[in-house]
């Protein structure tokens, strides 16, 4: 000196939920509160997972024009799908407090 982390100590974070408030959600801030957390400290490349606003497909309606197909708009409904989001989902990357065996 590094790994490792049981007891003890300074402390440290804050779940659900509830209030404000940002967003189309998902879900964040911030105020209480406290299920839990030895990284429950930062990081969103990777992987899982959440959401689907706008586009985009496909149905269905209406309404132009036209009357042979198609096409322009509007309205509703489905589906895929991140450019949105989770770090208390894993696992990686960076630091970090005590230090038994």
């Nucleotide at each position: 000196g590094u790994c490792a982390g049981a007891a003890a100590a300074u402390g440290g974070c804050a779940a659900a939920c509830g209030g404000a408030u940002g967003g189309a959600a998902a879900u964040g801030u911030c105020c209480g509160g406290g299920c839990g957390c030895a990284a429950a400290g930062u990081u969103a490349a990777c992987g899982g997972c959440c959401u689907a606003a706008a586009a985009c497909u496909u149905c269905a309606g209406g309404a132009a024009a036209a009357u042979g197909a198609g096409u322009u708009u509007u309205u509703g409904a489905a589906g895929g799908u991140a450019u949105g989001g989770c770090g208390g989902c894993a696992g990686a990357a960076c630091u970090a407090u005590u230090g038994a065996a």